[in-house]
Source information:
The prediction has a mean pLDDT of 80. Guanidine-I riboswitch aptamer from Synechococcus sp. BSA11S, 122 nucleotides, folded computationally.

RNA sequence: GGAAGCAGUUUCUAGGGUUCCGGUUGGCAUCAGUUCGCCUUGGCGAGCCGGUUGCAGCGUCUGGUCCGAGAGAAGCUCACCGGGGUCACCCGGUUGCACGGAGGGAUAAAAGCCCGGGAGAC
Numbered sequence: 001g002g003a004a005g006c007a008g009u010u011u012c013u014a015g016g017g018u019u020c021c022g023g024u025u026g027g028c029a030u031c032a033g034u035u036c037g038c039c040u041u042g043g044c045g046a047g048c049c050g051g052u053u054g055c056a057g058c059g060u061c062u063g064g065u066c067c068g069a070g071a072g073a074a075g076c077u078c079a080c081c082g083g084g085g086u087c088a089c090c091c092g093g094u095u096g097c098a099c100g101g102a103g104g105g106a107u108a109a110a111a112g113c114c115c116g117g118g119a120g121a122c
Stems, first nucleotide, its partner, number of pairs: 005078001007077006015067002020064002022061001023058003027055003031051001033048007079094006097117001099120001103115003
């Protein structure tokens, strides 16, 4: 200096936060129940988180939904090489290596997501 597929996608995992679900807090309210007191015997007042429902907070809440790896896993497809063919396609093979900030971005939010096989290092 040149060449190469440093290909795409699905499912999952490492990991991630908190939109929704669930959970949790009696923090507030509500309904019933219940205790006490008062009285005009049917009501009123105060209490009880033990129960119902709603609002709000909490991801330093195990979880469900959700996001999710170039350098993680398992496949599939395209591509390439060899062979076959009735020329539609079929069979086999190849796809090696890979240390990596800070910062920024999206989403509800964050992350091994994206910028990015980047900057850089060897």